[in-house]
RNA sequence: AUAGGUGAUGGGCAAACUUGCUGAAAAGCAAGGACGCAAAGGCAUGGGUCGUCGAUCUUCCAUAAGAUAACGAUCGCCAGCUUGCUAAC
Numbered sequence: 001a002u003a004g005g006u007g008a009u010g011g012g013c014a015a016a017c018u019u020g021c022u023g024a025a026a027a028g029c030a031a032g033g034a035c036g037c038a039a040a041g042g043c044a045u046g047g048g049u050c051g052u053c054g055a056u057c058u059u060c061c062a063u064a065a066g067a068u069a070a071c072g073a074u075c076g077c078c079a080g081c082u083u084g085c086u087a088a089c
Base pairs, nucleotide, nucleotide: 005089012037013036017032018031019030020029021028022027035076041082042081043080045079046078047077048074049073050072051071052070055068056067057066058065059064
């Protein structure tokens, strides 16, 4: 110096929930708030999960239901890539 384990000190992030805003929705952003996290930093690349304003098709003659593609979301679902802090052992 690098990798792994443990995890001190100083710290970091922030679930649910509430309020406001955006969105058709999933969900996101901000404030409050802490369930937890040694990458709970970043990237939608491969899966998984979630959504359907609009499009096409089918059923039905309802004004709804289902399917398909497509688009979108989720990194605190998993994997991968990438960038980091760390006393002592």
Predicted 3D model of an 89-nucleotide RNA (c-di-GMP-I riboswitch aptamer) from Fictibacillus nanhaiensis. The prediction has a mean pLDDT of 81. Its Rfam family is "c-di-GMP-I riboswitch aptamer". Rfam's curators write: GEMM was predicted in a large-scale screen for bacterial structured RNA regulatory elements. Rfam links the family to the GO term cyclic-di-GMP binding.